Predicted 3D model of a 93-nucleotide RNA (c-di-GMP-I riboswitch aptamer). The sequence was found by an Rfam model in a public genome assembly.

RNA sequence: UUUCGAUAAGGGCAAACCAUCCGAAAGGGUGGGACACAAAGCCAACGGCCUAAAGCAACUAUAAAAGUUGAAUAUGGCAGCGAGGUUGCCGAA
Numbered sequence: 001u002u003u004c005g006a007u008a009a010g011g012g013c014a015a016a017c018c019a020u021c022c023g024a025a026a027g028g029g030u031g032g033g034a035c036a037c038a039a040a041g042c043c044a045a046c047g048g049c050c051u052a053a054a055g056c057a058a059c060u061a062u063a064a065a066a067g068u069u070g071a072a073u074a075u076g077g078c079a080g081c082g083a084g085g086u087u088g089c090c091g092a093a
Stems, first nucleotide, its partner, number of pairs: 002093004012037001017032006035080001041086003046082002048078003056070004
């Protein structure tokens, strides 16, 4: 340096769920909690998936607004979906 994760040590991280806060939602932060994980560290500009606020249309209503419904949409998310990039602990070959 490359590949691998059989063994061991010190550790790391933390799904569901609960509380609380942020958000339109998806989802996220913090605390509790552990299903898992050898990159479950970081990166959303590749594919995939989730959501659909604003805008648009229709309806309703009005002094103006507000409201309801609908289709499409990411500029919003998921790195614990896959690929990729990048950094890295221990051990083995």
It matches the Rfam family "c-di-GMP-I riboswitch aptamer". Its family is annotated with cyclic-di-GMP binding in the Gene Ontology.